[in-house]
The RNA shown here (small-subunit ribosomal RNA) has 1408 nucleotides and comes from an uncultured bacterium.

């Protein structure tokens, strides 16, 4: 000292939580001792039993009982007059219940109910009191008298008790005398005082005491008045400690005065009488609450919260109230009345007060013994012993708090065993930890010893004097305690938990769970790989404790006096004038109230801080010493403040000048509209996106004259301009306010602010009455819609206008309160002045005030303010303190109402928010591009049929893909196989792989039998080396490690893939801007297919991506020439067949060639861009392969891997046979096709490329109408095949129609592939001859060798393409352009979005 939490991220604000500390504590868990303090916070509830205040015989009368002595009397005993008992009597002595009488019982002890108050804390006063016992002094105590209580004796009454008669005593009561003195009344004096007065000596007058007791005595203890003292008290009074204003007005004995009465004493404390006064915003009264202070936590302080224990006050004692006694009480263990309750009773009556100390019971989350003792300290009484004392002092229960100590120390690695964890034959942790060795003994346990606290004092001797004191002997004295504390023994012996482990916050690992179960202070975890839930190893804290909660204070500068703050985060009143109050301009005297300084009282003591000191340390005790505050006193006088004198700059008046939509009234204007008459005219007019309702032939609108009426003033006009704000705008007029300048005559701080009050205050709404052209809530109509109580459109009433009244609110904004100072600059406008230069407008310099803009330093969270400050100061006022709920309720004030003002709380949320920042989005802009549209061609949806989904069906129709980017996709080809899917039969170490053991010597082939097959069974036939032990192998058994899964999770993952996208983007180092996210660079002017290139620039420079490099193609050169080729020779001609040759085509190696290279012209001299030459080919020639950062939790666990997870005689496996092929239906993708640009027939020996071939293509030759079949050449191929290209061309013929289109279905008979074509093949022949005549909404593809047509070929493949992948022929049409649809880049802009518009987020409704 901070931290977490708002956002994708950032700064700020803001609010919640944590992290300290503290407790009279409570619950969990756990526990060894000792010391010291502690211990009902709730029910001031109710209370059994016991204790807690008595003593004094040396005050008195007396004897109930207890000892003693006397006395008598009976009784035993025997030593015969004595002993021992019992009985009576006797106050003779010790004493002593009850009583009288004297002290105390007003302390102590206990509790906080009440109380907001002189109750309590300080400091003051008393010239206005009192004080018993104590102490110092002064006198003084003669004489006398009457009762009375106990006793007794009667009497009520259940009882507590209580009545009457008789006797008697006193320190008890009462009268006389005397008075040192006291008071009380008069008179004069002296002294003091702030004042009623007060002190102090004189005189005279009245009034007023007393007790005795003990001792032989000596004295002793008392009594009486009086003064002073001390101690405790009661009264008064400043100042200081609380909430609520949503309590604002409060009093009648109230405020004061006179006289009285009471008091110890003042006072309305009480009366009787007069006066009308007293309190309040500085908060009176009222309600709430709540004993006050030393001190107690806490906090750097300020401050905030507390008042258990100990100290002082106070109050209070079952509730409420009285007074009596008495020095003191209105009196906790007194009295009396009431009242509730408890009791007890013979029902008449009567008892009681634990908030004393134990203790019950209740109450409650909770708080102890019905213990010891008077040893000590104290306190009562007593002459004193000494009684009493639940005050005290000890003792007990409580981890309830602080402080101590201890549970062991040293050594020990095989780094044990066990547990836990992984990459697991092995590590790692637990861990020197155990074990073992070697010490040592604190507490505890046993045994012996043993204090201090005790100093009085008493009793007895003895001594001295002053005769009741002192010393000195001795004697006795301890509840706690045989404690403390020392000595000895034994032995590591008996002695460790609790809470935490995602971040914040120290400390991580596996399993189990599976948004369940459960955690949480705050963010928050938990939906099958949870370091967050539960166990468990480990760790981390602290530690006889340790966690929770509760509550306080700090962190919180989050009420901010130290120390915030108000444009936009919550905060400026709507303005103004203006009363208290606050604050105040120079320059002098003067005062001291604030201040500032010395000294002095007080501040109780304990507590704290700070030095010592005592318990073996500490905590605890003790000693010293330290103070803000409050009051005096004596000083200073700069500052405030007071008082007084003086000055002008602030303020204000005077004079001249000046601009204005300032304000109220009156009066004129002319446009527009809108009625009205008339007059032209004649069908629409109007209104919208586009209609309708609506006007209109009974004459609209249009247009002309004319005339009415209410309103608002065009143009000037403007960041003009006045106003205090709302506001003010045609022209004239009166009245009237404020402003601004110049000039310095007068006044002389007269000023700023402004809580309360009073005023003004837009729209709008109210009230009464008047106007009513426009325009117009509400209302009705018409449209829009899904609806449309809107938005548009036709109407329309209040109102809108005018007087009077009220209303009192606005986003009354600058969202900035008013006043002053000060502090660069620059430019524009309005008003003035004063000065220079022109002088035709004008145009510079200074200055004052306004109003506007840009910018410095400052200053701000950023945006921004920026001399009109949001900057630096001062002054006064208002107003904030998270969001919601709420500007809501309730009061209350104010209005006629509407409503305004004032203005909460419960309850809920972790956040509401403010600036900017980077995407993402916009039915926002700007600019570009894409077969995006548009311009075109050609489909697609309709038919039939193939394929493929979806559905449904079914044992099973195996999974998977799913918008573009699923659906002729996975599958480059399911009859069995494949295959994963059903049925049904079979196997269980297994179909496949490696280990162990063990037998065989095979194993496997064929052959027969069974079966659907797998499989079983029988029979034939059969290994290798070898040191001969045995190995190798290979089956076959057995055993268990293990195989095996196309089970499950592509949201656990690798690798592959798709899309945006062949879109032009993605980024990074320094540097620089910014508090920061982050910018900048990548923007900007141009280009460009392109972040592609040039230029400019706080950037400079690189990557990934584009291009280019890599294949094809197109042109040419060269190399090389066989199976290709044949010009030109030879030969043969059916054939480049053969010699031969390599020129051509071709093949396939190596080069060339294109680069805006040239030239014009535009551009910025640039990049570039257009035209042109030249070329085979021109501005990336054409096409292909390459796909950036990243997005879609994008597909793929079924191509492959692979983590968990699940199955394990089965989710493996193996075999038959079925299904993937099923069909009421929809979708996609395609094949043919609806014809004449065609269809069929013939014919012409018409022209390709690229493939591919040995389980292979298969020529030719025969046979078949054919599909094919038999033969069989040649070929591992620039050789031979496959091979015939087809559209095309020539003739011909159909004549527009369900056809000589079209070919599905469907019958019959083949053909080939294959073990095997039923379910299910593909082809052929011959026969059947279906829908369909060009397709709705709608959508798809294509910009040139492209569409579009036409045919070849390949891979999978046994057979089975209308797909797929290539390949060539033929070969078009259009592009005006970028408004508009989709898709995309950039650039800006809004933004409450960030899971990013398929987002967010409002109301209603309905379930819960």
């Nucleotide at each position: 000292a901070g931290a977490g939490u708002u956002u994708g991220a950032u700064c700020c604000u803001g609010g919640c939580u944590c992290a300290g500390g503290a407790c009279g504590a409570a619950c969990g868990c756990u526990a060894g001792c000792g010391a010291c303090a502690g211990g009902c916070u709730u029910a001031a509830c109710a209370c059994a039993u016991g204790c807690a205040a008595g003593u004094c015989g040396a005050g008195g009368g007396g004897c109930a009982g207890c000892g003693g002595g006397g006395g008598u009397g009976c009784a035993g005993g025997c030593u015969u007059g004595c002993c021992u008992g019992c009985a009576c009597c006797u106050g003779c002595c010790g004493g002593c219940g009850a009583c009288c009488g004297g002290c105390g019982c007003a302390c102590g002890g206990g509790u906080g109910a009440g109380u907001a108050a002189c109750a309590c804390g300080u400091a003051u006063g008393g010239a206005a009191c009192c004080u018993g016992c104590c102490c110092g002094c002064c006198a003084c105590a003669g004489g006398g008298g009457g009762a009375u209580a106990a006793c007794c004796c009667g009497g009520g009454g259940a009882a507590a008790c209580c009545c009457g008669g008789c006797c008697u005593a006193a320190u008890a009561c009462c009268c006389c005398a005397u008075g040192c003195c006291g008071c009380c009344c008069g008179g004069a004096c002296c002294g003091g005082g702030c004042a009623u007065c007060c002190g102090g000596a004189c005189c005279g007058g009245g009034c007023g005491a007393a007790a005795g007791g003990a001792g032989u005595a000596a004295u002793c203890c008392g009594g009486u008045g009086g003064c002073g003292g001390c101690u405790g008290g009661g009264c008064a009074u400043g100042c200081g400690g609380c909430g609520c204003a949503u309590u604002a007005g409060c009093u009648u004995g109230a405020c004061g005065g006179c006289g009285g009465g009471g008091u110890a004493a003042c006072g309305g404390c009480c009366c009787a009488c007069c006066g009308u006064g007293g309190c309040g915003a500085c908060g009176a009264u009222g309600c709430g609450u709540a004993g006050g202070g030393g001190u107690u936590c806490u906090g750097a302080g300020a401050g905030g919260a507390a008042g258990g224990c100990c100290c002082c006050c106070c109050a209070c004692a079952c509730u409420g109230g009285u007074a009596c006694u008495g020095a003191g009480a209105c009196a906790c263990g007194g009295a009396c009345c009431a009242g509730a309750c408890u009791c007890c009773u013979a029902c008449g009556g009567g008892a009681g007060g634990c908030a004393g100390c134990a203790g019950u019971g209740a109450g409650g989350a909770a708080u102890a013994u019905u213990g010891g003792u008077c040893a000590a300290u104290g306190g009562g009484c007593g002459g004193g012993a000494g009684c009493c004392u639940g005050a005290a002092c000890c003792a007990g229960c409580c981890a309830a708090g602080u402080c101590g100590c201890g549970u062991g120390a040293g050594g020990g690695a095989u780094g044990a065993c066990g547990g836990c964890c992984c990459u697991a034959u092995g590590g790692g942790u637990u861990g020197u930890a155990a074990a073992c060795c070697u010490c040592u003994u604190u507490u505890g346990c046993c045994g012996g010893g043993g204090a201090g606290c005790a100093a009085a004092g008493u009793g007895c001797c003895g001594c001295a004097c002053g005769u009741g004191u002192g010393c000195g002997g001795u004697u006795u004295g301890g509840a706690g305690a045989g404690u403390a504390c020392c000595c000895g023994g034994a032995g590591a012996a008996a002695a460790a938990g609790c809470a935490u482990c995602g971040g914040c916050u120290a400390a991580c690992u596996c399993c189990g769970u599976g948004c369940c179960a459960g955690c949480a202070g705050c963010c928050g975890c938990g939906g099958u790989a949870a370091u967050a839930c539960g166990g468990a190893g480990g760790a981390u804290g602290c530690g006889a404790g340790c966690g929770u909660u509760a509550u306080c204070c700090g962190g919180a500068u989050u009420u901010a006096u130290u120390g915030g703050g108000u444009u936009u985060a919550a905060a400026g009143g709507g303005u103004g004038c203006g009363u208290a109050g606050g604050c105040g301009g120079a320059c002098g005297c003067u005062u001291a109230a604030g201040u500032c300084a010395g000294c002095g009282g007080u501040a109780a003591a304990a507590u704290u801080g700070c030095g010592g000191g005592g318990c073996u340390c500490a905590a605890c005790c003790u000693c010293g010493u330290c103070g803000a505050g409050c009051c005096g006193u004596u000083g200073a006088a700069a500052c405030u403040g007071g008082g007084u004198g003086c000055c002008u700059u602030g303020a204000g008046u005077g004079g001249g000048c000046g601009a204005g939509a300032a304000g109220u009234a009156c009066g004129c204007g002319g446009a527009a509209u809108g009625c009205g008459u008339g007059g032209u005219g004649u069908a629409g007019c109007g209104g919208u996106g586009a209609a309708a309702u609506g006007c209109a032939u009974a004459g609209a609108u249009a247009u002309c004259a004319c005339g009415c009426a209410g309103a608002a003033c065009u143009c000037c006009g403007a960041u003009u301009g006045c106003g205090a704000a709302g506001g003010c705008a045609g022209c004239g007029u009166a009245c009237c306010g404020g402003c601004g300048c110049c000039c310095a005559a007068c006044u002389g701080a007269c000023g700023c602010u402004g809580a309360a009050g009073c005023a003004c205050g837009a729209a709008g709404g109210c009230g009464u009455g008047g106007g009513u052209a426009u325009c117009g809530a509400a209302c009705a109509g018409g449209a829009u819609u899904a609806g449309a109580u809107a938005c548009c459109c036709u109407g329309g009433u209040a109102g809108u206008c005018c007087a009077c009244g009220c209303c009192g609110u606005a986003a009354a904004c600058g969202a900035u309160g008013a006043u002053u100072a000060c502090u660069a600059g620059g430019u524009g406008u309005c008003g003035g002045u004063g000065g220079g230069u022109a002088u035709g407008g004008a145009c510079c310099c200074a200055u004052c005030g306004g109003u506007g803009c840009c910018g410095c330093a400052g200053c701000a969270a950023a945006c921004g303010c920026a001399g009109u400050a949001a900057g630096u100061g001062a002054u006064c006022c208002a107003c904030c303190u998270g969001g919601g709920g709420a500007g809501u309720a309730c009061g209350u004030u104010c209005g006629c109402a509407a409503g305004a003002a004032u203005g909460a709380a419960a309850c809920u949320c972790a956040a509401a928010g403010g600036a900017a920042u980077u995407g993402a989005c916009g039915g926002g802009g700007a600019c570009c591009c894409g077969c995006a549209c548009a311009a075109g061609c050609g489909g697609u949806g309709g038919a039939g049929c193939a394929u493929g989904u979806g559905g449904u069906u079914u044992a099973a129709u195996u999974c998977g893909a799913a918008g573009c980017a699923a659906c002729g996709c996975g599958a480059a080809g399911a009859a069995c196989c494949u295959u994963a899917c059903c049925a049904a039969g079979g196997c269980u170490u297994g179909a496949c792989a490696u280990c162990u053991c063990g037998a065989u010597g095979a194993c496997g082939a064929a052959u027969g039998u069974a079966g659907a097959g797998a499989u079983a069974c029988a029979u034939u036939u059969u290994u290798u080396c070898u040191u001969c032990g045995g190995a190798a192998c290979a089956u076959c058994g057995a055993u268990g490690a293990c195989a095996g899964g196309u089970g499950g999770u592509g949201c656990a993952u690798g690798g592959u893939u798709g899309u945006c996208g062949u879109c032009a983007g993605c980024u990074c180092g320094u540097g620089u801007c910014g508090u920061g996210a982050g910018a900048u660079g990548u923007u900007g002017g141009g280009u460009u297919a392109a972040g592609u290139c040039c230029c400019g620039c706080a950037a400079c420079g690189a990557g990934c991506g584009c291009a280019a490099c890599c294949c094809u193609u197109a042109u040419c050169u060269u190399c090389a020439g066989u199976a290709g080729c044949c010009a030109g020779c030879a030969u043969a001609u059916a054939a480049g067949g053969u010699g031969g040759g390599c020129a051509c085509u071709c093949u396939g190696g190596a080069g060339a060639a294109a680069c805006u290279g040239c030239c014009g012209u535009g551009g910025a001299u640039a990049a570039c861009a257009c035209g042109g030459a030249g070329g085979a080919a021109g501005g990336u020639g054409g096409g292909g392969a390459u796909g950036a950062c990243g997005u879609c939790a994008a597909a793929u666990c079924a191509u492959c891997a692979u983590g968990c997870c699940c199955c394990u005689u089965a989710u493996g496996u193996c075999u038959u046979g079925g299904g993937c092929a099923a069909c009421a239906c929809a979708c996609g993708u395609g094949c043919u096709a609806c014809a004449a640009u065609g269809g069929c027939u013939g014919g012409a020996a018409a022209c390709a490329a690229a493939g591919u071939g040995a389980a292979g293509c298969g020529a030719g030759a025969c046979g078949g109408u054919g599909a094919c079949g038999u033969u069989a050449a040649g070929c591992a191929a620039a050789g031979c095949a496959c091979a015939a290209a087809a559209a095309c061309c020539c003739a011909g013929u159909c004549c527009c129609a369900g056809u000589u289109c079209g070919g599905a279905u469907u019958g019959u008979a083949g053909u080939c592939u294959g073990c095997a074509a039923c379910u299910c093949g593909a082809c052929u022949a011959c026969a059947u001859g279906a829908a369909g005549c060009u397709g709705g909404a709608a959508u798809c593809g294509c910009u040139a060798g492209u569409a579009a047509u036409c045919g070849c070929g390949a891979a999978u493949c046994a057979g089975a393409a209308u797909g797929u992948c290539g390949c060539g022929g033929u070969g078009a049409a259009u592009g005006c352009g970028u408004u508009c649809c989709c898709g995309g880049g950039c650039c800006u802009u809004g933004c409450a979005c960030a899971c990013a518009c398929c987002g967010c987020c409002c109301g209603u409704c309905a379930a819960g």
The RNAcentral record of the sequence draws on ENA and SILVA.